A computed fold for a 1477-nucleotide RNA from an uncultured bacterium, annotated as small-subunit ribosomal RNA. The RNAcentral record of the sequence draws on ENA.

[in-house]
């Protein structure tokens, strides 16, 4: 973009158009082919009206010479439907007919004379149910039939001119050979009463010549798919002679010969009516063949001739076979693929209209008749095309909807409202056109002897419409007239609502799992519009079969190599043809369609009219460049000759020697052997090691080399003889002898296969031992088939350079191998330099990129093979080969939206290289083992509230659940609410005291009327009442903001310009140093930046310097048992304020003259000093709706809210962190010493008394450098205990208190007596630390009434170790490989199990289709006979003949049948792999 369309919703009107694509299935009904009386013969009836009557009728006229039947004549072969048949007996296009034929139709010549015999209708007679017969009797012809005549025409037998050809054409003889007549006029001539004859018109006859239109046969080229159809052919191919036909022709038929066709595809198979042309498409093409045009073929299915001018005839005829009706059962009729119309089938395609008024056709002189052709008309949106469904104005931007950010925005000038128009449809009336004929009179004009007849259509009269457009006028009212898909993206057009991977969309990606622009709905918006979707189909796009215009290294795809048939392709000169090619010029290419112009319908579709095309094809005439074909010649391309060296080229034959193995025979002794480590194994019956001597077999170290040869597989000891092939130099031959190569033929690793031989090693199977979860394996020890020969099969490989041959042209540089040349030399070598192989780099070019470049994957040519998404599948099934395995050739069906190439970035690797970090690894010291404490899991339980969950949950949310907290649970209770804000009412707010009840609560009661004022009322509080609303610890942390953990304080993560890549992306960030560190340094297509790093903060570490109180006290001074206690003091420490100080600044020494490292000096401190704070871009949909915030969504007399009790504290078990221990480096007791940093008014609490002790009781001081908590402990020191379940360890439990607290039972802590568990250093395993660290010890605080082994902070005392980077575990850069990308916790293969799907095999089986061979043989052709019948012509006329006919044989042959194959499809127990899931 179309469509002979279908379906969904929907619909107003017109105009051209189109409509059974399926079962060529069946048909009931009625119509589709008649016509002529001017070819004949015969010839009614109803009606009407006369007349007659016995009142039953009859009889004229008219109807009428009509109707209907009959004889003839011409149609009937046309017109109109369908597309089964058919791959050529069709079609197209161009041709041929000298091989034919032609009714009607125009024209020419000629004739048209003279006679016969039936017969049908009708009449009778008769059969039959019926359709139809018979049989006698009558008649007419333009019906039949003889006979003349023959322009002429066929034959035959001579000539003569022409001619490619069975042809024309002129002339001679001979034989065959016609006919019909109708009707109109007229009486001049013959004859006649007239009539006919006769003349004449017009029509028809006959015979021949031409036309024009139509067939008919022939040739050429074109015209589907399939080779998994390769051979086919016996009347086949051809020839003689012969039948037959209009006519060639095996078209028959005899006889002869042995041919015709086929890889340019016969010959079977499937499928198809074929062209003009329609669709599309820029053409080339692809597709298709409805409508209308041309052809063909068919008319139930198959046969068959007959009449005809023409037919093997759609509405003819015979047979035969199905199917359908009739019937009296004896027989009979039927053919809608004609117009309508039924049934069936099927998505699915119309009225059983109306007229012959036009246009055609048939008949007819006509007039006229038929006509379901045609012209109209119905239906049907089926499809084009036109029109309309109103127009102006009209803002409060109306209601009402739909959103909403709550202001608004939209719908929307849209409506309403005013004012206006009148298409179309409606109603009303007039008129016009398609009409052209035809008839008939008059009158005119021509022609003509003529007043006839023709012509003429001039002028007037009359006539002919199925159908229904259009024109014009009036009428009336905005009245009667919009809808369909869509709105993620591709693709114009957005939102709410419902819904919750449901329910449903999807053309392709893909959409739905609680916020869906994608599913439904709504409202709004883009789009087309009386149509809008959707489905099918076919083109394009698609360069996706590629002529035009594709490819083959790695994407599908180069044949394993090669010789060579056929076939394509082919070097220079010259000449000649002209087959290709070109150019003219004729024929033709039907019309219609397309294009252009012009014109008609109002316009448009539609039509018409000119003109162009119709790109073909054939004829002719010219041209010769090119390509072909002859003919002549040339050397350069190909071959040959001569000389030369190179080589694992090939096959045969002989030969070496190391080496293994095994034999014998010495020497010798315990192990050999093998592995990661062993073990089978072999060895005391002597092994292995060694020696010496033997056999055998196979393969040839070192040279040995991206060296060499060969086409490819391949080829490696040496040697002789045979043999390819390629290189280099020469050359005075040959003269395109060339390339490629489709079939074909041959070579073809290694494995297998057959027969025979061999058989040291070596090893598929196998056996054993190991490994392992397992281990049919890798590993060992053995060991058979082969492996080696010969002779033969196999024909495959990642048989690869994944890269066909062959020419020829396109920059170098550089190895090597072979043969030359030059220059120099005694000679080599080295340099230059020529052809010929093999490499690596590379330039232009190319390439999707990797890459490839003279050995092209570059520019080009020739030729052959191969490719077309993946899987099914190189599979099955047929063929072909093969002894088998198995090889070649090679689909379908179902599936899937990908598969696949090169590259890029992650990220990953039991890849690699550098590097770092309590990673390890070297120490120290835990964890796991026990008791306890604490969190968790489980479990349990009314309820054990809720969250974290690997590291990064598990002493975590919780810096403290006895009520409260509290969210759990059980029961009692309230419902605008415990809390906000708004209303309305009442009342100060408050506040006393009783009952009840577990408490909320509920009832009574007491006291009390404040504060501001413009006096209205107002602000705060309380009660009560409506309703907006509160309220939610209720759910999504995967709807969110905030915070936060985590790689990790690990050194990274980027961006702008540049530049490079086709592009992702690279580059900077890589590289060489170098650092804690993308820190710095150089170098660099890269050169700046940012975020990180560091540094700038804060703390400690030294020192100055200010200040000096609650801190200090040296010096001076006073005081006490004794103390900074007091007067002073300002040194000191100390406190807190400002400074200084360190930066690789200095030296040396290493590096690259850098950076920076290492040692040193100086220094409190030294190479960030030490310790925090600080955490890029990210990442884990990490963690949190239970802090708080928050969109959504639920609950609203409860999922909210009060209280009272209870749970969070449960306890067979796991399990994470700790704490406290097993003890002598210690445990008890006694005495003594030394901190820091904190807290304290509902509070720390001295001192004093009392308690054995927790604690009481009292209560100085201090809101704190004053005062208190507050004693630190480890330490010393002295003394007991002396290896023990203890004088260790404390758990549990009992009695008996303290303390907070409304309350300590579930459920607190602490005291004291008494008890005195488990534990004697902890398995796998695991953790944590590098220095003032670890280990140890004690102190304080937060939270808090009260509870602390936990958490934070503070000192105190104080180690040990680091070779080092191999290994683990995370981490950072560069590299590599990846089929990963949710990124290795990835991906992913196959077997089994399970459901299904299509599909091969299959004993069978059931259809179809078709070959062969046969049996049978309706109807007809022909041929034979014809004793039956039998007008015409003949004779001698009774009779016979001549000719026919029935009938009855032959030949051929349709259905029918009967064997026997081949093909093809369905179907099938059962099997086989495939698919998807």
């Nucleotide at each position: 973009a179309a469509u002979g369309a279908a379906c969904g919703c929907u619909a107003g009107c017109g105009g051209c158009g189109u409509g059974g694509a399926u079962u060529a299935g069946g048909c009931a009904u009625g119509c589709a082919a008649g016509u002529c009386g001017u070819a004949c013969g015969a010839g009614a009836a109803a009606g009407u009206u006369c007349c007659c009557u016995u009142c039953g009728g009859g009889g004229g006229a008219u109807g009428a010479g009509u109707a209907a039947a009959g004889u003839g004549g011409c149609g009937a072969a046309c017109g109109g439907g369908u597309g089964a048949g058919u791959a050529a007996g069709g079609c197209g296009u161009a041709a041929a007919u000298g091989a034919c034929c032609u009714g009607c139709c125009c024209u020419c010549a000629u004739g048209a004379c003279g006679g016969g015999g039936a017969u049908a209708a009708c009449a009778g007679u008769u059969c039959g149910a019926a359709a139809g017969g018979a049989c006698u009797g009558c008649u007419a012809a333009u019906a039949c039939c003889g006979g003349a005549u023959g322009u002429g025409g066929u034959c035959c037998u001579g000539g003569g001119c022409u001619c490619g050809c069975g042809g024309g054409c002129c002339g001679a003889g001979g034989a065959c050979u016609a006919a019909a007549g109708a009707u109109g006029g007229c009486c001049a001539c013959u004859g006649u009463u007239u009539c006919a004859a006769g003349c004449u018109g017009u029509c028809g006859c006959a015979u021949g010549g031409g036309g024009a239109g139509g067939g008919g046969u022939u040739u050429a080229c074109g015209u589907g798919c399939u080779a998994u159809u390769a051979g086919c052919u016996a009347g086949u191919u051809g020839g003689c002679g012969g039948g037959g036909u209009a006519a060639c022709g095996g078209c028959c038929c005899a006889c002869c010969a042995a041919g015709g066709c086929g890889a340019u595809g016969a010959u079977g198979g499937c499928u198809a009516g074929c062209c003009g042309g329609c669709c599309u498409g820029a053409g080339a093409g692809g597709g298709u063949g409805u409508c209308c045009g041309g052809c063909c073929a068919c008319a139930c299915u198959g046969g068959g001739a007959c009449u005809g001018a023409g037919a093997c005839a759609c509405u003819g005829c015979c047979c035969a076979g199905a199917c359908u009706c009739c019937u009296a059962c004896g027989g009979g009729a039927g053919g809608c693929u004609g117009c309508a119309g039924u049934c069936g089938a099927g998505a699915a395609u119309c009225u059983u209209c109306c007229a012959c008024a036009a246009u055609g056709c048939g008949g007819g002189a006509a007039a006229c008749c038929g006509u379901g052709a045609a012209g109209g008309a119905g239906c049907g949106a089926c499809g084009c095309c036109g029109c309309g469904u109103g127009u102006g104005c009209g803002a409060u931007g109306a209601a009402g909807g739909c959103c909403u950010u709550c202001g608004g925005g939209u719908u929307g000038u849209a409506a309403a409202g005013c004012a206006c128009u009148g298409u179309c449809a409606g109603u009303u009336a007039a008129c016009c056109c398609u009409a052209a004929u035809c008839c008939c009179c008059u009158g005119g004009g021509g022609u003509g002897a003529a007043u006839a007849g023709c012509c003429u259509u001039c002028a007037g009269g009359g006539u002919u419409g199925a159908a229904g457009u259009g024109u014009u006028a009036g009428c009336a009212g905005a009245g009667g007239a919009a809808g369909c898909a869509c709105c993620g993206g591709c693709u114009a057009a957005a939102u709410c609502c419902g819904u919750g991977c449901c329910a449903g969309c999807a053309g392709c990606c893909g959409c739905g799992g609680u916020a869906a622009u994608a599913c439904g709905g709504a409202g709004g918006g883009g789009g087309c519009a009386a149509g809008c979707g959707u489905u099918a189909u076919u083109c394009g796009g698609a360069a996706u079969u590629a002529u035009u215009g594709g490819g083959c290294g790695u994407a599908a795809a180069g044949g394993g190599c090669g010789c060579g048939u056929a076939g394509g392709c082919g070097g220079c000169c010259c000449g000649a043809c002209a087959a290709g090619u070109c150019a003219a010029a004729g024929g033709u290419g039907a019309a219609a369609u397309c294009c252009c112009u012009c014109g008609g319908c109002c316009u448009a579709a539609c039509c018409g009219a000119g003109g162009a095309a119709c790109u073909g094809c054939c004829u002719u005439u010219g041209a010769a460049a090119c390509u072909g074909u002859c003919a002549g010649g040339c050397u350069u391309g190909a071959g040959g000759c001569c000389g030369g060296g190179a080589g694992a080229g090939g096959g045969u034959a002989g030969u070496g020697g190391a080496a293994u193995u095994c034999c014998c025979a010495g020497u010798g002794u315990a192990g050999c052997g093998g592995u990661g480590a062993a073990a089978u194994g072999c060895g005391u019956a002597g092994a292995u090691a060694u020696u010496g001597g033997g056999a055998a077999g196979a393969a040839c170290a070192c040279c040995a080399g991206u060296g060499g040869c060969g086409a490819a597989g391949g080829c490696g000891g040496c040697u002789c003889a045979c043999u390819g092939g390629a290189c280099c130099g020469g050359u005075a031959c040959u003269g395109a002898c060339g390339c490629u190569g489709a079939g074909g033929c041959g070579c073809g690793a290694a494995a297998g296969c057959g027969u025979g031989g061999g058989g040291a090693g070596c090893a598929a199977a196998c056996a054993g031992g190991a490994u392992u979860a397992g281990a049919u394996a890798c590993c060992c020890u053995g060991g058979u088939a082969g492996u080696c020969c010969a002779c033969g099969c196999u024909g495959u490989a990642a048989a690869c350079g994944u890269u066909g041959a062959g020419u020829g042209c396109u920059a170098g540089a550089u190895g090597u191998c072979g043969c030359g040349g030059g220059u120099a030399u005694u000679g080599a070598c080295c340099c230059c330099u020529g052809c010929g192989g093999u490499g690596u780099c590379g330039u232009a070019g190319u390439u999707a990129a990797c890459g490839c470049g003279u050995u092209a994957a570059g520019c080009a040519c020739u030729c052959c093979g191969c490719c077309u998404g993946g899987g099914g599948a190189g599979u099955a099934c047929g063929g072909u080969c093969g002894c088998a395995a198995g090889a070649u050739u090679a689909a379908a069906a179902c599936u899937c939206a990908a598969a696949g190439g090169a590259a890029u970035u992650g990220a990953c690797g039991g890849g690699g290289g550098c590097c770092c970090g309590c990673a390890c690894a070297a120490g120290c010291g835990g964890u796991g083992g026990a008791g306890c404490a604490u969190g968790u899991g489980g479990u349990u339980u009314a309820a054990u509230u809720c969250g974290a969950u690997g590291c990064a949950a598990c002493g975590c949310g919780a810096a403290g659940a006895a009520c409260c907290u509290u969210a759990c649970c059980a029961g009692g209770c309230c419902u605008u609410g415990a809390c906000a804000u708004c209303c309305u009412c009442g009342g100060a707010a408050c506040u006393u005291a009783g009952c009840a009840g577990a408490g909320a609560u509920g009832c009574u009661u007491u006291g009390g009327u404040g504060c501001c004022u413009u006096c209205g009322g107002g602000a705060a509080c309380c009660g009560a009442g409506a309703g907006a609303c509160a309220g939610g610890u209720g759910c999504u942390g995967c709807a969110u903001g905030g915070c936060u953990g985590u790689c990790g304080u690990c050194a990274g993560c980027u961006c702008g310009u540049g530049u490079c890549g086709u592009g992702a992306g690279a580059u900077g960030u890589u590289g060489g140093g170098u650092u804690a560190a993308g820190u710095c340094c150089c170098g660099u297509a890269a050169c700046g930046a940012g975020c990180g790093c560091a540094a700038c903060c804060c703390u400690u570490g030294u020192c100055c310097u200010u200040a000096g109180u609650u801190g200090c006290c040296a010096g001076c001074a006073c005081g006490u048992a004794a103390u900074g206690g007091u007067g002073g003091g300002a040194a000191c420490u100390c406190u807190a304020g400002g400074g200084a100080g360190a930066c690789u600044g200095c030296c040396g020494g290493u590096g690259a003259c850098a950076a920076a490292c290492c040692g040193g000096a100086g220094g409190a401190a030294g190479g960030u000093g030490g310790g925090g704070a600080u955490g890029a871009c990210g990442u884990c949909a990490a963690g949190u709706c239970a802090u708080c915030a928050u969109g959504g969504c639920c609950c609203u007399u409860a999922c909210g809210g009060c209280c009272u009790g209870g749970g969070c504290u449960a306890c067979a078990c796991a399990c994470g962190u700790g704490c406290u221990a097993c003890a002598a480096u210690g445990g008890c007791c006694g005495g003594u010493a030394c901190a820091a940093a904190g807290a304290g008014c509902a509070g720390c609490a001295a001192a004093a008394c009392c308690g054995c002790g927790a604690g009481g009781u009292u209560g100085a001081g201090c809101g704190a450098a004053u005062c208190u908590c507050a004693a630190a402990a480890a330490g010393c020191u002295g003394g007991c205990c002396u290896c023990a379940g203890u004088u260790c360890g404390g758990a549990u439990u009992g009695c008996a208190g303290u303390c907070u607290g409304c309350a300590a039972c579930u459920c607190g802590a602490c005291u004291g007596c008494a008890u005195g568990a488990a534990g004697c250093u902890g398995g796998a395993a695991u953790c944590g630390c590098u220095a003032g660290u670890a280990a140890u010890c004690g102190u304080a605080g937060a939270u808090c009434a009260g509870c602390a082994c936990g958490c934070u902070a503070c000192g105190g005392u104080g180690a040990a170790u680091a070779c080092g980077u191999u290994c683990c575990c995370g981490g950072g850069c560069c590299u590599u490989g990846u089929a990963c990308a949710c990124a290795c916790c990835g991906c992913c293969c196959g077997u089994c199990a399970c459901a299904c799907c299509a599909u091969g095999g299959a004993a069978g089986u059931c259809a179809g289709u078709u070959g062969c061979u046969c049996u049978a043989g309706a109807a007809g052709u022909c041929g034979g006979u014809g004793a039956g019948c039998u007008a015409a012509c003949c004779c001698u006329a009774c009779g016979g003949g001549a000719g026919g006919c029935a009938g009855c044989c032959g030949c051929c042959u349709a259905a029918a049948g009967a064997g026997u194959g081949a093909c093809u499809g369905g179907u099938a127990a059962c099997u086989g792999g495939g698919g998807u899931g």